[in-house]
RNA sequence: AUGUUAUCAAGAAAGGUGGAGGGAAUAGACCCUGUGAAACCUUAGCAACCCUUAAUCCCUUUAAGAAGGUGCUACGUUCUACAUGAAGACGUGCUGAGUACAGUUACGACUUCAGAUAGAUAACCC
Numbered sequence: 001a002u003g004u005u006a007u008c009a010a011g012a013a014a015g016g017u018g019g020a021g022g023g024a025a026u027a028g029a030c031c032c033u034g035u036g037a038a039a040c041c042u043u044a045g046c047a048a049c050c051c052u053u054a055a056u057c058c059c060u061u062u063a064a065g066a067a068g069g070u071g072c073u074a075c076g077u078u079c080u081a082c083a084u085g086a087a088g089a090c091g092u093g094c095u096g097a098g099u100a101c102a103g104u105u106a107c108g109a110c111u112u113c114a115g116a117u118a119g120a121u122a123a124c125c126c
Base pairs, nucleotide, nucleotide: 003124004123005122006121007120008119013043014042015041016040017039021032022031023030026081027080028079029078044073045072046071049069050068051065052064053063054062055061077118084114085113086112087111088110090108091107092106093104094103095102096101
C1' cells in the first nucleotide's frame, strides 16, 4: 500500500517561523485567506479508537479515567453529482368532470430519506 471492523449532524485555541494558497480526487457551487493560506515548531484544549480501572461476561456490554499511543481544534465528510430503492409532489400527457378541480406516475424536472462510490480516523491482519 491492499484488506477487515467500527465511527464520521457533537466537541475543541493561542503564539512563533513562513509568505499564497486552502477546504481529498473528478465536475460544479459556495466559503476561508496579506485583519496572513499551506507546511513546520511550542504550549493549550477537545474527544475517547487503542489504553487504564471496575463491574459484567454466549455474542461481550456498560460505567468511570485521561498518565501513555494516535487523532482532531471554520462551514454536516462545506454542499451537490457519480449503482440502486422508497416516498412526496410541480409541469406536460391521459381519464373523469366541465372553464375552478379530482384521479393517474406515462414523460420531464425537483425534494426528502435510505443506500452506494470515494474519503478521513483508529484498531487488527500483513
SAM riboswitch aptamer (S box leader) from Robertkochia aurantiaca, 126 nucleotides, folded computationally. It matches the Rfam family "SAM riboswitch aptamer (S box leader)". Rfam links the family to the GO term regulation of gene expression. The sequence was found by an Rfam model in a public genome assembly. Model confidence (mean pLDDT): 78 of 100.